[in-house]
RNA sequence: CGGGCCGGCCAGACGGUCGCGUCAUCCGCUCUGCCGCUCUCGGGUGGCGGGAGGAUGCCGAGGAACGUCCGGGCACCACAGGGCAGGGCGGUGGGUAACACCCACCCGGAGUGAUCCGCGAGAAAGUGCAACAGAGAGCAGACCGCCACAGGCUUCGGCCUGGGGUAAGGGUGAAACGGUGGUGUAAGAGACCACCAGGGGCCCGAGUGAUCGGGCUCGCUGGGUAAACCUCGCCUGGUGCAAGGUCAGACAGGGAAUGUUGACGGGGCCCCCCGAGUUCCCGGGUAGACCGCAAGAGGGCUGCGGCAACGUAGUCCCGAGAGAGAUGGCCGUCACCCAGCAGGUUCUGUGCAAGCAGAGCGGUUGGGGACAGAACCCGGCGUAUCGGCCGACCCGUUUG
Numbered sequence: 001c002g003g004g005c006c007g008g009c010c011a012g013a014c015g016g017u018c019g020c021g022u023c024a025u026c027c028g029c030u031c032u033g034c035c036g037c038u039c040u041c042g043g044g045u046g047g048c049g050g051g052a053g054g055a056u057g058c059c060g061a062g063g064a065a066c067g068u069c070c071g072g073g074c075a076c077c078a079c080a081g082g083g084c085a086g087g088g089c090g091g092u093g094g095g096u097a098a099c100a101c102c103c104a105c106c107c108g109g110a111g112u113g114a115u116c117c118g119c120g121a122g123a124a125a126g127u128g129c130a131a132c133a134g135a136g137a138g139c140a141g142a143c144c145g146c147c148a149c150a151g152g153c154u155u156c157g158g159c160c161u162g163g164g165g166u167a168a169g170g171g172u173g174a175a176a177c178g179g180u181g182g183u184g185u186a187a188g189a190g191a192c193c194a195c196c197a198g199g200g201g202c203c204c205g206a207g208u209g210a211u212c213g214g215g216c217u218c219g220c221u222g223g224g225u226a227a228a229c230c231u232c233g234c235c236u237g238g239u240g241c242a243a244g245g246u247c248a249g250a251c252a253g254g255g256a257a258u259g260u261u262g263a264c265g266g267g268g269c270c271c272c273c274c275g276a277g278u279u280c281c282c283g284g285g286u287a288g289a290c291c292g293c294a295a296g297a298g299g300g301c302u303g304c305g306g307c308a309a310c311g312u313a314g315u316c317c318c319g320a321g322a323g324a325g326a327u328g329g330c331c332g333u334c335a336c337c338c339a340g341c342a343g344g345u346u347c348u349g350u351g352c353a354a355g356c357a358g359a360g361c362g363g364u365u366g367g368g369g370a371c372a373g374a375a376c377c378c379g380g381c382g383u384a385u386c387g388g389c390c391g392a393c394c395c396g397u398u399u400g
Base pairs, nucleotide, nucleotide: 001396002395003394004393006391007390008389009388010387012334013333014332015331016330017329018328020060021059023057024056025055026054027053029051030050031049033048034047035046036045037044038043062371066382067381069380070379071378072377073376074240075239076238077237086236087235088234089233090232091105092104093103094102095101106120107118108117109116110115121231122230126229127228128225129224143170144169145166146165147164149162150161151160152159153158178196179195180194181193182192183191197221198220199218200217201216202215203214204213205212206211244291245290246289247288253282254281255280256279257278258277264275265274266273267272298317299316300315301314302313303312304311305310336368337367338366339365340364341363344361345360346359347358348357349356350355
């Protein structure tokens, strides 16, 4: 320099202007709200509160706020104890509030390598499943081939038929029951032998462990699939802030009491009935308001422990929160990226040179800036994203 691989970070800056939301302060307006003073009983006035409006000021989204997939906090409901069912997880050790997440390691696979990938328990407990091709697909299978035997034919080389033996060879397939060589045999075969590969058993060593290294022994060679049933081990109540709590109406309508009288109306008038009015209850713990609600498993820096994830101590910092609803638009300057133009300047290559080519810096014109919007909170995972910056490492080439 070229190519690659992994991790971290940013998500334009400043100014002007118009606008949005919460809160605070202020300004008048208004109220059939409450309390007080005064009263000429109309009201006036002061304080608190509510409503709509205006002014000023502070603050106002993200790395994913997203999907709502997983784990927790919190809240209510349920719950003697134990078990089953259902669901989830699955190499080992660690981290954590917890996890399906993270870190380190192991095993297997890919890559020259940095590194990446595996939904990593059990297929030698049982059951099931496997298209097409193929004779045969699970303790399998005689289609071709090979082989001896019996019979027949023969040109004496063999050929045909029959019932058998045979998994060494051919062929099919993703897969055909270890591999190579030999002994053996009629031909063959882990039938037997040597070596190699795998597996079981016993033992030794290293490691916390997964696992790794080694020795002896057994011819044991017993394919795949568990995101099929299943087996083993571990975990596991349900519902979600529309959780839950506090305060608490108004109108209609209904019911009860009173009224039945000195005191409202009607019928009737001894006395009784109906209604208005008043009070209470239902309507309704509803509507609405407030709390929950953001200082938390919080973040930055430094020290210490640890390979790391992470833990811990000190110090500093933390002003969105709704109504399911706000956080934006335009203009200017600068910076960034892309494309073009002119050719200023520097460097490199080539060339005797003039020059030519490439790169950087500077000038100028045009264009571009994504994905996406909190709603109880937190930890993860997954997905989307114009571009840019930083760091570690690997491979190739060149120079010293």